[in-house]
Context: one part of a larger RNA
RNA sequence: GGAUGAACGCUGGCGGUAUGCUUAACACAUGCAAGUCGAACGGUCUUUUCGGAGAUAGUGGCGGACGGGUGAGUAACGCGUGAGAAUCUGGCUUCAGGUCGGGGACAACAGUUGGAAACGACUGCUAAUACCGGAUGUGCCGAAAGGUGAAAGAUUUAUUGCCUGAAGAUGAGCUCGCGUCUGAUUAGCUAGUUGGUAGUGUAAGGGACUACCAAGGCGACGAUCAGUAGCUGGUCUGAGAGGAUGAUCAGCCACACUGGGACUGAGACACGGCCCAGACUCCUACGGGAGGCAGCAGUGGGGAAUUUUCCGCAAUGGGCGAAAGCCUGACGGAGCAAUACCGCGUGAGGGAGGAAGGCUCUUGGGUCGUAAACCUCUUUUCUCAAGGAAGAAAAAGAUGACGGUACUUGAGGAAUAAGCAUCGGCUAACUCCGUGCCAGCAGCCGCGGUAAUACGGAGGAUGCAAGCGUUAUCC
Numbered sequence: 001g002g003a004u005g006a007a008c009g010c011u012g013g014c015g016g017u018a019u020g021c022u023u024a025a026c027a028c029a030u031g032c033a034a035g036u037c038g039a040a041c042g043g044u045c046u047u048u049u050c051g052g053a054g055a056u057a058g059u060g061g062c063g064g065a066c067g068g069g070u071g072a073g074u075a076a077c078g079c080g081u082g083a084g085a086a087u088c089u090g091g092c093u094u095c096a097g098g099u100c101g102g103g104g105a106c107a108a109c110a111g112u113u114g115g116a117a118a119c120g121a122c123u124g125c126u127a128a129u130a131c132c133g134g135a136u137g138u139g140c141c142g143a144a145a146g147g148u149g150a151a152a153g154a155u156u157u158a159u160u161g162c163c164u165g166a167a168g169a170u171g172a173g174c175u176c177g178c179g180u181c182u183g184a185u186u187a188g189c190u191a192g193u194u195g196g197u198a199g200u201g202u203a204a205g206g207g208a209c210u211a212c213c214a215a216g217g218c219g220a221c222g223a224u225c226a227g228u229a230g231c232u233g234g235u236c237u238g239a240g241a242g243g244a245u246g247a248u249c250a251g252c253c254a255c256a257c258u259g260g261g262a263c264u265g266a267g268a269c270a271c272g273g274c275c276c277a278g279a280c281u282c283c284u285a286c287g288g289g290a291g292g293c294a295g296c297a298g299u300g301g302g303g304a305a306u307u308u309u310c311c312g313c314a315a316u317g318g319g320c321g322a323a324a325g326c327c328u329g330a331c332g333g334a335g336c337a338a339u340a341c342c343g344c345g346u347g348a349g350g351g352a353g354g355a356a357g358g359c360u361c362u363u364g365g366g367u368c369g370u371a372a373a374c375c376u377c378u379u380u381u382c383u384c385a386a387g388g389a390a391g392a393a394a395a396a397g398a399u400g401a402c403g404g405u406a407c408u409u410g411a412g413g414a415a416u417a418a419g420c421a422u423c424g425g426c427u428a429a430c431u432c433c434g435u436g437c438c439a440g441c442a443g444c445c446g447c448g449g450u451a452a453u454a455c456g457g458a459g460g461a462u463g464c465a466a467g468c469g470u471u472a473u474c475c
Base pairs, nucleotide, nucleotide: 001475002474003473004472006471007470008469009468010467013344014343015342016341017340018339019337020336021302026300027299028298030297031296032295035062036061037060040059041058043056044055045054046053047052069255070254071253078180079179080178081177082176083175084174087172088171092168093167094166095165096164097163098162099161100134102132103131109124110123111122112121113120114119139148140147141146153160154159155158181227182226183225188218189217190216193215194214195213196212197211198210199209200208230252231251232250233249234245235244236243237242257278258277259276260275261274280291281290282289283288308334310333311332312331316330317328318327319326320325347377348376349375350374357368358367359366360365382412383411384410385409386408387407391402419464420463421462422461423460424445425444426443430459431458432457433456434455440447441446
C1' cells in the first nucleotide's frame, strides 16, 4: 500500500447493487417450512332444477431420498484430476410384445369394550389400480431335457394407465494412478492382519464376512501415534514465482438432540419417518405418554459482533393431479444495518469599507478572507400535486406480492444535508495560552523537570470525506 462476512469511537443527506451468528453442532416458547390425487376404491355428509354438483375421515397411488440448513466429524479414494469394470437406475424418450380368467381378505362403517391421555382390543359387514393363486410369455437359469417367472383398470371416445423385454438419457454404487497440513521431544505397526481355496452376502468386485491353508503385509520415499482441518472452482495479495484463505455463489462430501439398528422403497440406513438405549424438557388421574429450529422468522444464552415472529405464490423452479387447481419460509420481494462497493448532493456566478468578530502582534499591521453580508441565477436533491410502467407468457379473456414503486410532468424555495483524523522527524500541515518529569502523549525514534511547533485548549493549516480514525487478521 492492498484486503475484510469485521468490531469499536466520533459523525451521518440520498440512490443503486450486494452482504449480514466468523462465538455455544448451546437450549429452545409460538407460528409456518410436504403435500397431493374423488379421472384408483367403498362409505359418510351437504346441496339440488332430481340430471347432477360439492366436501372429505379411511383404503390405495405418487411424492416426503428433491428443495432448504450446518461444518460437528473426517488426513480419508473424503476431495481434485485422469483412467477403469464386476453393477443398479423410479419418473423421461424410442422400439417390440402383452393386458386372459379367478379367489380370499383388511380398513372405513356398525356393535361391545379398555385407558386420565396418547392410543388401543374383540366381534361382524364391504370395495379397489390393495393382496393371492391359475393361464400365456420374446426374458432368466441350464450343455440339453427341463425349470422358473407378469399384468389393472379409469374417465368417456379419445386418451391415460398397467405388465414384460431391448436400447438411450440421467442419476447412483464400486476400483485404481497421481496430488492433498504439522510434529521423530511419535520408530517400529499389524491376527481378519497379508495372500490363497471354497463358500456366504451384495445391484455389483472385494477379508466385506465365514471355514480351512500359508506367513505374510506396512515402514526414515516417514508406517504407527498425536495435533489440526470439511475438499474444490475460487477469493485476497503479489510484476511473477509464491504466500494466505475456503463467508456469499457453484460442484462434491458429511451430519440432523447423543449412540446404535433396521423397515419401506428405484433410491435412505431417511433433518420436519420407525425401533432401542442415553441426557434434557414437558403432560399425567403416577399406571403411562409427548418432543427434537445445524428449515424461515423469533427467544434466552455466549460474544467485540450479525436483521422482521413481514408480503406473495404475480415471476422462475419443484411435488401431486387428465385438468381446473392445491401445496411450496425454495424462490420473488419488502423491512432493518454507512457492513461493503459504485454514483450523486450539501449550491453556482459576482462581490473589498478587505465590515463586524476571533486569533496574533514589533501597535504599523498580519490572518481567518471572496469567506460572510449583499446582488443575480439554478433546483440535482427536498416538499407538495398530477400522470404512471416494463417485468405477463399460453388463441382470446383473466392474472403483479413488489407498488401507486421506478419513471415523467408541474409548483415552491438556497431551501433539508459535514464531519473525522492529523500538524517534532519518518509524513502533507505552526503559532499563542495553560501545565511544569506533574497531568499526559507515543507506530518507531522519543516528548514533558518554567519560554513544549511532541501534553491540554484556542486560532490557523494539512489530508480524506458521508465518512474519518483506531483495533484485529492476511499478503